Context: one part of a larger RNA
RNA sequence: CUGGGCGUAAAGGGCGUGUAGGCGGAUUUGCAAGUCAAAUGUGAAAACCGGUGGCUUAACCACCGGCGUGCAUUUGAAACUGCAGAUCUUGAGUACGGAAGAGGAGAGUGGAAUUCCAGGUGUAGCGGUGACAUGCGUAGAUAUCUGGAAGAACACCGGUGGCGAAGGCGGCUCUCUGGUCCGAUACUGACGCUGAGGCGCGAAAGCUAGGGGAGCAAACAGGAUUAGAUACCCUGGUAGUCCUAGCCGUAAACGAUGGGUACUAGGUGUUGGGGGUGUCGACUCCCUCAGUGCCGAAGCUAACGCAUUAAGUACCCCGCCUGGGGAGUACGGUCGCAAGGCUGAAACUC
Numbered sequence: 001c002u003g004g005g006c007g008u009a010a011a012g013g014g015c016g017u018g019u020a021g022g023c024g025g026a027u028u029u030g031c032a033a034g035u036c037a038a039a040u041g042u043g044a045a046a047a048c049c050g051g052u053g054g055c056u057u058a059a060c061c062a063c064c065g066g067c068g069u070g071c072a073u074u075u076g077a078a079a080c081u082g083c084a085g086a087u088c089u090u091g092a093g094u095a096c097g098g099a100a101g102a103g104g105a106g107a108g109u110g111g112a113a114u115u116c117c118a119g120g121u122g123u124a125g126c127g128g129u130g131a132c133a134u135g136c137g138u139a140g141a142u143a144u145c146u147g148g149a150a151g152a153a154c155a156c157c158g159g160u161g162g163c164g165a166a167g168g169c170g171g172c173u174c175u176c177u178g179g180u181c182c183g184a185u186a187c188u189g190a191c192g193c194u195g196a197g198g199c200g201c202g203a204a205a206g207c208u209a210g211g212g213g214a215g216c217a218a219a220c221a222g223g224a225u226u227a228g229a230u231a232c233c234c235u236g237g238u239a240g241u242c243c244u245a246g247c248c249g250u251a252a253a254c255g256a257u258g259g260g261u262a263c264u265a266g267g268u269g270u271u272g273g274g275g276g277u278g279u280c281g282a283c284u285c286c287c288u289c290a291g292u293g294c295c296g297a298a299g300c301u302a303a304c305g306c307a308u309u310a311a312g313u314a315c316c317c318c319g320c321c322u323g324g325g326g327a328g329u330a331c332g333g334u335c336g337c338a339a340g341g342c343u344g345a346a347a348c349u350c
Stems, first nucleotide, its partner, number of pairs: 004321003007304002012318001014201004021194003025088007033081002035077008048066007091191001092188004096183004103177007110154001114150008125136002162169002206247006215241002220236004258317006266295011278283001299306002323350003332343004
């Protein structure tokens, strides 16, 4: 370089944005770099291939021709790629009118529950378990009523419902703000797709500083269980969980399925728009666009299964894989306060 792959066998980057690069819609004119054709020159000899000849043959040797797939120059072609000019609207976008939404940030606010505090009633238990016990309680607990405080989470609605690029997002109100979808016109005129590096975002846990701390709860203590029980069960309980500012940058970050475009039978739910038929109306039925489920044809697949939300048929771009262990380790580099992250071998062994 060629080749085969990446749902589950090794393999899709956690996700976006975007630089270089790669790739790129329709018509037309020109140029001729790529491309194609022809001619000329060159492409040493030997070797190789074909022919003829010389050693009695052969090996070997000699002569002639070919080959030498290349390069350069000249002339020509203009379909395709490229470059330059002009034009277009279907890709992309802008404006306008509507629509839905736990999309994001900040501020405020509500009720239920829990715990604690104070008081009233009230008396001997409560709690917990498979059964106990530790624990709490005559210094009056549990239960119940009234009042108060605090923090965290938002029952029902709630739905293979919605939104977001992913992580993720759920009481209510306000302010600021991102994206998406639909409709009918107008406008710009390829402005597009992907994206090595870079930059940003990124659950939980963890870290730094300052707050906060109701419940829960690593560690820890005690009680049980057990042969033991550094566990599972129980009673407690500190970090943490919460807020602010900053770091960390990892997950079964999963649809274990990168993004884009086009094409390829259907059936049935559901969410958000638009249009139409009938109806007083609720609504019914039909068409259409965008999303989200289930079932299935062809096709694909090792099978399972996937199947217009493809794992089908094609093209473009990126990432990644190449037997198991050693090992996501060592060393080096780099990032981090640290924990550690990223990059990432070999010996040896089967």

Predicted 3D model of a 350-nucleotide part of an RNA (small-subunit ribosomal RNA, central domain) from a metagenome.
The prediction has a mean pLDDT of 87.